[in-house]
C1' cells in the first nucleotide's frame, strides 16, 4: 500500500440485495397486582441508521469521498 467485511435505540440484532419515511428482544419509567420485592399484564420515553457530499418527488436503502474496527494479501 492493495482487496473483503462491519458501523441503526442503554446493550445485542433485523429492516439494505428490489428506495415510500425504521423495528424486535433485554433494559428502562409509569400503573395495575403484592404487607414489601420478584414474577405477570398494560402503557409510555428513547435514533438527523459512522461522517461529508451526490441521485430522487421521497435515501438506513442507490452513487462517490473519509473515518473507526476486524480479516485477507503484498
Nucleotide at each position: 500500500c492493495g482487496g473483503c467485511g462491519u458501523a441503526u435505540a442503554g446493550c445485542g440484532c433485523a429492516g439494505c440485495c428490489c428506495g415510500g419515511u425504521a423495528g424486535c428482544g433485554c433494559g428502562c419509567c409509569a400503573c395495575u397486582u403484592u404487607g414489601g420485592g420478584g414474577u405477570a399484564g398494560u402503557g409510555g420515553a428513547g435514533g438527523u441508521c459512522g461522517u461529508g457530499g451526490g441521485u430522487u418527488c421521497a435515501a438506513a436503502u442507490c452513487c462517490c469521498g473519509c473515518u473507526a474496527c476486524g480479516c485477507c494479501g503484498a